[in-house]
Molecule: transfer RNA
Organism: Callorhinchus milii
Formats: sequence, C1' cells, structure tokens
RNA sequence: AGUCCUGUGGCUCAGUGGUUAGAGCACUCGCCUUGCAAGCCGGAGACCUGGGUUCGAGUCCCAGCAGGACAA
Repeated sequence: AGUCCUGUGGCUCAGUGGUUAGAGCACUCGCCUUGCAAGCCGGAGACCUGGGUUCGAGUCCCAGCAGGACAA
C1' cells in the first nucleotide's frame, strides 16, 4: 500500500429521509445560604470537510481529512 469501524455542544452518547437535533455530566444568570456545597428554575453552546441522490439529508452514496482496530 490493504481491509473494516467511527466522526453530532467542552466530555460521554441518543437521533425511522420530514414538526424547533435531544439526554446526562460540565459551564453560566437567578433563587436558596452568613458563605460554600447540595438542591430548584432558566440560558448559551453541536451534525468533520466538499460534492451527489432526493420535493426534502445529521441520516443514503462518493471523495477527502482525522481517529481506532486487524493484517503485513
């Protein structure tokens, strides 16, 4: 060179081609407290990149990039 798998908030993961892309932890405004922690209520934050198929793509296809596994 090769084969296979994965890529979604800061991290770990969900997500039948169609309604506003969700959850936990983390972060943060406020409440509570003398204060901190815990707790409660809100908020910000993401589909690896580029094409293609389709009325419609996070999802399907192709190429690239990154990571991992196997083999050598």